[in-house]
RNA sequence: AUAAUGGAGAGUUUGAUCCUGGCUCAGGAUGAACGCUGGCGGUAUGUUUAACACAUGCAAGUCGAACGAGGGAUUUUUUGAAAAAAUGCGUAAGUAUUUUGGAGGAGAAUUCGGCAGUGGCGGACGGGUGCGUAACGCGUAAGAAUCUACCUUUUGGUGGGGGACAACAUUGGGAAACCGUUGCUAAUACCCCAUAAUACUGAGAAGUUAAAGGUGAAUAACCACCAAAUGAGGAGCUUGCGUCUGAUUAGCUAGUUGGUGGGGUAAAAGCUUACCAAGGCCACGAUCAGUAGCUGGUCUGAGAGGAUGAUCAGCCACACUGGGACUGAGACACGGCCCAGACUCCUACGGGAGGCAGCAGUGAAGAAUUUUUCGCAAUGGGCGAAAGCCUGACGAAGCAAUACCGCGUGGAGGAAGACGGCCCGUGGGUCUUAAACUCCUUUUCUCAGAGAAGAAGAUCUGACGGUAUCUGAGGAAUAAGCACCGGCUAACUCCGUGCCAGCAGCCGCGGUAAUACGGGGGGUGCAAGCGUUAUCCGGAAUGAUUGGGCGUAAAGCGUUCGUAGGUGGCUUUGGAAGUCUACUGUCAAAUCCCAGGGCUCAACCUUGGCUAGGCAGUAGAGUACUCUAGAGCUAGAGUUUGGUAGAGGUAGGGGGAAUUCCCGGUGGAGAGGUGAAAUUCAUAGAUAUCGGGAAGAACACCAGUGGCGAAAGCGCCCUACUGGGCCAAUACUGACACUGAGGGACGAAAGCUAGGGGAGCGAAAAGGAUUAGAUACCCUUGUAGUCCUAGCUGUAAACGAUGGAUACUAAGUACUGUCAAAAACAGCGCUGUAGCUAACGCAUUAAGUAUCCCGCCUGGGGAGUAUGCUCGCAAGAGUGAAACUCAAAGGAAUUGACGGGGGACCGCACAAUCGGUGGAGUAUGUGGUUUAAUUUGAUGCAACGCGGAGAACCUUACCAGGGAUUGACAUGCCGAGAACUUUUUAGAAAUAGAAAGGUGCCUACUUUUUUUAAAGUAAGAGCUUGGACACAGGUGGUGCAUGGCUGUCGUCAGCUCGUGCCGUGAGGUGUAUAGUUCAGUCUAGCAACGAGCGCAACCCUUGUCUUUAGUUGCCUUUUAAAGGUUCUCUAAAGAGACUGCCGGUGUAAGCUGGAGGAAGGUGAGGAUGACGUCAAGUCAGCAUGCCCCUUAAACCCUGGGCGACACACGUACUACAAUGGCUAAGACAAUGAGAAGCGAUCCCGCAAGGAUGAGCGAAUCUUACAAACUUAGCCUCAGUUCGGAUUGCAGGCUGCAACUCGCCUGCAUGAAGUCGGAAUCGAUAGUAAUCGCUAAUCAGCCAUGUAGUGGUGAAUACGUUCCCGGUCCUUGUACACACCGCCCGUCAAAUCCAUCGAGUAGAUGGGAUCCCAAGUUGCUACUCUAACCAAUUUCGGGGGAGGGCACCCAAGGUAACAUUUGCGAGAUAGAUUAAGUCGUAACAAGGUAAGCCUACUGGAAGGUGGGCUUGGAUCACCUCCUUC
Repeated sequence: AUAAUGGAGAGUUUGAUCCUGGCUCAGGAUGAACGCUGGCGGUAUGUUUAACACAUGCAAGUCGAACGAGGGAUUUUUUGAAAAAAUGCGUAAGUAUUUUGGAGGAGAAUUCGGCAGUGGCGGACGGGUGCGUAACGCGUAAGAAUCUACCUUUUGGUGGGGGACAACAUUGGGAAACCGUUGCUAAUACCCCAUAAUACUGAGAAGUUAAAGGUGAAUAACCACCAAAUGAGGAGCUUGCGUCUGAUUAGCUAGUUGGUGGGGUAAAAGCUUACCAAGGCCACGAUCAGUAGCUGGUCUGAGAGGAUGAUCAGCCACACUGGGACUGAGACACGGCCCAGACUCCUACGGGAGGCAGCAGUGAAGAAUUUUUCGCAAUGGGCGAAAGCCUGACGAAGCAAUACCGCGUGGAGGAAGACGGCCCGUGGGUCUUAAACUCCUUUUCUCAGAGAAGAAGAUCUGACGGUAUCUGAGGAAUAAGCACCGGCUAACUCCGUGCCAGCAGCCGCGGUAAUACGGGGGGUGCAAGCGUUAUCCGGAAUGAUUGGGCGUAAAGCGUUCGUAGGUGGCUUUGGAAGUCUACUGUCAAAUCCCAGGGCUCAACCUUGGCUAGGCAGUAGAGUACUCUAGAGCUAGAGUUUGGUAGAGGUAGGGGGAAUUCCCGGUGGAGAGGUGAAAUUCAUAGAUAUCGGGAAGAACACCAGUGGCGAAAGCGCCCUACUGGGCCAAUACUGACACUGAGGGACGAAAGCUAGGGGAGCGAAAAGGAUUAGAUACCCUUGUAGUCCUAGCUGUAAACGAUGGAUACUAAGUACUGUCAAAAACAGCGCUGUAGCUAACGCAUUAAGUAUCCCGCCUGGGGAGUAUGCUCGCAAGAGUGAAACUCAAAGGAAUUGACGGGGGACCGCACAAUCGGUGGAGUAUGUGGUUUAAUUUGAUGCAACGCGGAGAACCUUACCAGGGAUUGACAUGCCGAGAACUUUUUAGAAAUAGAAAGGUGCCUACUUUUUUUAAAGUAAGAGCUUGGACACAGGUGGUGCAUGGCUGUCGUCAGCUCGUGCCGUGAGGUGUAUAGUUCAGUCUAGCAACGAGCGCAACCCUUGUCUUUAGUUGCCUUUUAAAGGUUCUCUAAAGAGACUGCCGGUGUAAGCUGGAGGAAGGUGAGGAUGACGUCAAGUCAGCAUGCCCCUUAAACCCUGGGCGACACACGUACUACAAUGGCUAAGACAAUGAGAAGCGAUCCCGCAAGGAUGAGCGAAUCUUACAAACUUAGCCUCAGUUCGGAUUGCAGGCUGCAACUCGCCUGCAUGAAGUCGGAAUCGAUAGUAAUCGCUAAUCAGCCAUGUAGUGGUGAAUACGUUCCCGGUCCUUGUACACACCGCCCGUCAAAUCCAUCGAGUAGAUGGGAUCCCAAGUUGCUACUCUAACCAAUUUCGGGGGAGGGCACCCAAGGUAACAUUUGCGAGAUAGAUUAAGUCGUAACAAGGUAAGCCUACUGGAAGGUGGGCUUGGAUCACCUCCUUC
């Protein structure tokens, strides 16, 4: 100095994490629509759908200065009807003349405006729409073979003639539209002649071709006309480049590509035609199909891009559908013509008319889009000489919040923090200075007054419009809603509801305390709008050029050869295509952007302007790179020579072991097979063994993460042929290279075809087992197949889940080849740094750093399916979707949990031993059943002699009946009464009624009395009773709303934290390891160092001793009294045990043995229960939220029930007997309990018990005789002198009461039961077993229960393989509600979607063919014919018109075809759906490891055979590596 102003993320997969990956949201936009709401103004915009159909009006006319005819008005000239008057004549009727009059006609002139006609110009512009079109249609840049009315400029010319046709008149047809006959006529209409080049033709000579006049008093002037040239603008044509999707469209094309001749056009050209040639397009995507107007621009985006093509502007196409030409400068013509078709309308049925995709408007369709307005005042257009006329172009207004922009709905003050609402912890908080109230302002609004610019040099002319704007007055006056408030996402509470109603963009919310539904209050956001819906871009780096990936997440073709293509070594010369620089042209305007200007600002309008980029051209640079042409080089590649290893390939030959079979011998009963068996073989001689023979297949050991090969794959020996690699060395060629779409070749196993072969093995099949079943796993057989030959198939987990090539980037180590050896080189493995990776891991054999080329991926499912096509004999292979559905699917790693995984360890876990349960009877609890009720809870361990340590009433919660309603109980208010006691009636009682007695206590005051005291009044406390209302009450529900308490794992050894370190992170480490322990107890070591809760210890009981104290204890003594305190004992304090000592061992911790000691390694037992798990148990112990009941689900009473009884289970007791039973006698405890109590003693009773009542509130008295045991006797193995159930009779006790329904006693009765199936429980020492005793509850007791207490008093433990439970480490996992997990398939039901489908109804397309309208062109011998020629004997010639014929040809018909759509009986797949059926295939070694390809097979998952993979656990071995 220049350039640049620009980039945000979040939610959702999981128990948690990182990643991959989809889905969703926040932003902007719109021609929008819908819902709620709505004050004003400005500026824009407004049928996106049916190119559907249209009533009505308007949208293109103009020129009389091109022309004829006709009309009106005025002037003028001329003619002079009726009528009147006068006069004459006449008797009169009347008549004649004159005058006045001015009807009507004619001529001339002036003037006016409209219809129709001839003629000219314009109707090809303007306006609309987007059907068609994938095309030179559009965009951009070029080009040559063209035309051009009006306009500009220039030159020259405009002379002389002629004949018609409309209009008009006439006449005819017709409903009409309209059409004809005859006759007249003008022109800037038409024709002829003359003139003519700078025009045209031609080589040239030469030839050909024009014209119109009008206005005007004018020979002025102007306009017009003809020929030629010129310019501008316009139009046509050609070309390069660009321009959507599909290959499940791969070949297309006969006028097709080119040439020549003819024709044709304004013009090049197969544009057309005849002939000739056989070309042309295409993988750089032809053809076909689908979709679509293109662009400037618009929206979005940081950009690159993506999407779009309304309004404005440029181009194109179209005008009811299809075809066609005419006219014209220009059309194959939106408001023109002809034909055909469909539709609508009119009709006299004969025939006619029409085309809003112009402006308004209507109907229809639709979610949806305006007035049948004003004006030509402006801008622009057509015509005209002009005035002017026309103009739904345009200018304006109207409607619509449709969009953008601007403004307002008031401002300041105002706390009694009002009323009211909502919330509330009841104190208050909030709406809230918000309102009221006071003062102020007037944008807006209403009214009144003034009032434009827009007009174009002077005059006139304004639809908008009395509009914009200005001034004045009035009065806060006229003006706020919508959405949201679980997270994303700013904003929270109450009530209602109760997986209902509903919400939802994603995650998700709702099952009684919902910030998520609905309402209220409050809040947040935006605001005349706010939300919703739809669509586009963004975020999305989610199609990745900028800017992604492919080992395991989706993704490397099975391998190789090689075509096109892409890419390519070193040096040098020329060129200059790419590249770079400068300039020129262009990319319309508008838009965007920048700087200004104008509306008060803004939107809007307007002036000026730039960069970058595209295309084309010109000039230049050559220092780099690519390219191209040439020359050279040797490092890539290849060739040569010499070696060399090898299961490389093909063919042929040979060999032995084993197996099976056959023959023979020996031999004689089993063999075989399995977890165990059976089917099977065998006395007709198997198996076994020996000898001989046959057959086929495969090649033990060597053998090795050894070798070779592109991969698949290759293994006995020999021979032949043959491919490739590696090493060493010299020479040669000289970039010959890499990759490789299509394409070719090879390609395990299974499978197929044909022919062989067939020993073993072995899908299918058969049988036997197993099993609930077993289409399986196991067994016995066994067919295809496995083998060979010739073909086919072309797939695998064809894997290193890793494409090929080249270069570079630390090391170490084992092996193979070369080599004498080392090194190097070539390979094949392992470890590992940097680096990379989501992590796991890879790491010179890359998944690192780079380059080149190819292939492939883009959420899961549907699905590698359907359909189409190709290949195949078939099986099938290749290619390969969509609808629909979900919000995930997935990878790696982490912590747990689990495993019919592994390792280590512990426990009465097993084992060993003892004794039981399960069988009997009874007791008791439970289930079930029954019942009016059999109240209820507890349900694997961890419910079941449990709550219940006491159900006859009570308890009691249940049932029946009877009562009663402020209640049996609490508090508050009012009234009455003291309380209370007794008697009595009815009743089952509750209860109801009657009668009698009784009047108290405290305080204060008053009175009496000397005082004590008495009386009265008032108030109060307690109690009783009556009343009204708040309330009481509930063993009603919810233990899944809770507190508290408890069980259980488990008295198992665990569970955590701080700091540090490691890891992206979840997390890990600490707490892994080696020892040790009952123990995460302790020790060593260690990226850990410390700490906490647990363990242990501290506590209690017990065992020894000491001291102290001793009554009621103990001792002495004859009871007592008295004495003593050594012992027993009592109860206080101490001591004692700590691996302390010794030996061994060990680093240590510790272990082991020993001594001493009452006790030895925790002395024994108890209490003590970490973090947590089981929504474990309990609302019926208590407490408690919410819900529910309130003359009942609360309360009282009587009776009943909880005690029922075919049955099943649990826990116990008693037994079955002689280690016993009975009788008699005798001995020894401890813990306890006792006043409505324990109850001695004596008497009565067979006994239970009764009577009596000493002592004792307890070391004193009582309970209270302990029993097993000992001694003696009887019983002698039996349903007994075992056993005692059951039953009868008679009694006792408690209690209001013993029937349902108590206990005890006596006599009598005397069931079952003779040691218990499967299975199962407890216990390791003062334990089991056995024996009694005591207590709580309690009137009594259903206690054989429970809690304690002592007596007698064993056996066994080799050990940890197994069962169960637990702890630690490790491993796998698709589990995390955590294996009571997860999950697969058939079948059944419902819904949805798709496929196939006999067919059926269409649509579209291109060919073929028939028929062929209108029409152009060509031909024409028929008919007609004004101009010119010829002729005047009016023939004829040329030209034209009609008719006919021919080619082409729209619509239509026919026969097939192709593509595509709808419907379709039925068939099928798939998906989805809290609680359907059958099994259990997968995840752990998932209980037969799983999976891939293939074949067979089965209800289904699936099974089996063959080959392959590890993405298999476990154990062992081998190899390699790391550390020591």
The RNA shown here (small-subunit ribosomal RNA) has 1524 nucleotides and comes from Microspora sp. UTEX LB472. The RNAcentral record of the sequence draws on ENA and SILVA. The prediction has a mean pLDDT of 83. The gene name in the source record is rrs. It matches the Rfam family "Bacterial small subunit ribosomal RNA".